[in-house]
Molecule: RNase P RNA; transfer RNA
Organism: Myxococcota bacterium
């Protein structure tokens, strides 16, 4: 110097005018709008109170405010109880209110290297599936090739010396072709000829031992050739955790309005006890969208059509909160002490315009809040760090 | 906000994880004097982007774009 890899910060700045949203202040006079009370009145008009408004102070999107995918919180379903289904996670061990998030390990794959990626449980629990090609696709298998026996025999040529030699049964996977995939791989020895068939090394599976919480790991020992033997579980499944249900239009209060209304369809019932008023049990329907049981409530229930209101207050922003020190930890994270106040709208506010300067400005914009991912973004900037090359 | 659905030549549609099929349109021939009809052949597509598998239109993710359907009172 070039080319990368991890990580964290920033997201056009200054000014100055005009605006919009919410706050808190002041409101003595002054103008204006709204509400309520009264006097006079035909519209109006005077007065009196009270709340805004002109008037000041500070504040006013994001790292993703997005998608709404996971996890919580909060609020309601009376409580959230059991089983079936059904749905989410899947190596370890930590952190966390919880997770499908986060760190650290471990294995697996990728890069020269910093590093990066991994839906990474089970396929001798059970079904299922593997197309095409090939002899066979899982109870594996014999197409061609070798190889044995019938046997140099049947049968053909023949110059009569001789040569060619089918088929049939059987063994075999070591060579050939097919295919993602074909019953470990490399050597010796062995066979008719081959094969873990024997053997030696790898390899691979049990069990001890040793490290380690543990996932694993070990030039560590014994054993095993019946080494029982492919893949797919983002196919059904199976095994372990975990999950009641809606979501701020939850919810809760205030206020107005109206026809608490028509129409189809089901049901309005059995049994038992009774002092005849009734009780109880089955059914039936609903308890915030699977089904069953429990269990509480009701007295009808479904669908369809019609009317009514598109009001306001609360929830509503102090919250697992932000930031800085110190201490534990390898980290994620916790403790502890100091400092800060940081948007709450409801047709829905965060902008316009102008100077000025730069590296000329990117994906996007709150709607009950909080932890994550994931998904988009023009570009600065800071830290550690890797390879290569060239000087010292 | 919540909850279901889908996306396949131009257009409405089909496909057990194994060559993407039909129908209408459209282009070329044939038949006609020309046009229609008619027969024949033909182009032409699985939303995008990764993954699982020997193979993905199909099955997991992630986005992009459509449609439906639920919420006040009585």
């Nucleotide at each position: 110097a070039g080319a990368g890899u991890g990580g964290g910060c920033c997201a056009g700045g200054c000014a100055g005018u005009c605006g919009c949203u919410g706050g808190c202040g002041a409101u003595c006079a002054c103008g204006g709008u709204c509400c309520g009370g009264g006097g006079c009145g035909a519209a109006g008009u005077c007065u009196c109170g009270g709340a805004g408004c002109g008037c000041g102070c500070g504040a006013g999107a994001g790292g993703a405010a997005a998608g709404u995918c996971c996890g919580a919180g909060c609020u309601c379903c009376a409580c959230c109880g059991g089983g079936c289904g059904g749905g989410a996670u899947g190596c370890u061990g930590g952190c966390u209110a919880a997770c499908g998030g986060c760190c650290a390990g471990g294995c697996g794959g990728g890069g020269u290297g910093a590093c990066c990626c991994g839906a990474c449980g089970g396929a001798a629990a059970g079904u299922g599936c593997c197309a095409c090609a090939g002899a066979a696709a899982u109870c594996a298998g014999a197409c061609g090739g070798c190889c044995g026996u019938c046997g140099g025999u049947a049968g053909c040529c023949u110059u009569u010396g001789g040569g060619c030699g089918a088929g049939a049964c059987g063994g075999u996977c070591a060579c050939g072709g097919u295919g993602a995939a074909a019953a470990g791989g490399u050597g010796c020895g062995g066979u008719a000829a081959g094969a873990g068939c024997g053997c030696a090394c790898c390899g691979c599976g049990a069990c001890c031992c040793c490290g380690g919480c543990g996932a694993c790991g070990g030039u560590g020992g014994u054993c095993g050739g019946u080494c029982c033997a492919g893949g797919c579980a983002a196919a059904c499944c199976c095994c372990a955790u975990c999950c009641g249900g809606a979501g701020c239009a939850a919810u809760g209060c205030c206020a107005a309005a109206u026809a608490g209304g028509a129409g189809u369809c089901c049901g309005c019932g059995u049994c038992g006890c009774u002092u005849c008023g009734g009780c109880g049990a089955c059914a039936c329907c609903g308890g915030u969208g699977g089904c069953c049981c429990a269990u509480c409530g009701g007295a009808g229930g479904a669908c369809u059509c019609g009317g009514g209101u598109u009001g306001g207050c609360a929830g509503c922003u102090a919250g697992a909160g932000c930031g800085g020190g110190c201490g534990a930890g390898c980290a994620a994270u916790c403790g502890u002490u100091c400092g800060c106040g940081u948007a709450g709208a409801u047709g829905a506010a965060u902008g316009a315009c102008u100077g000025u300067c730069c590296a000329c400005g990117a994906c996007a914009g709150a709607a009950c809040u909080c932890g994550g991912c994931u998904u988009a973004c023009c570009g600065g900037c800071c830290c550690a760090c890797u390879c290569u090359u060239c000087c010292g | 906000u919540c909850g279901g659905g889908g996306a396949u030549c131009g257009u409405c549609u089909a496909a057990c994880g194994g060559c993407a099929g039909g129908a209408c349109u459209c282009c070329a021939g044939u038949u006609u004097c020309u046009g229609g009809u008619a027969c024949u052949g033909g182009c032409u597509a699985u939303c995008u982007a990764g993954g699982u598998u020997c193979g993905a239109a199909u099955c997991c993710u992630a986005g992009u774009c459509c449609c439906c359907g639920a919420g006040c009172c009585a």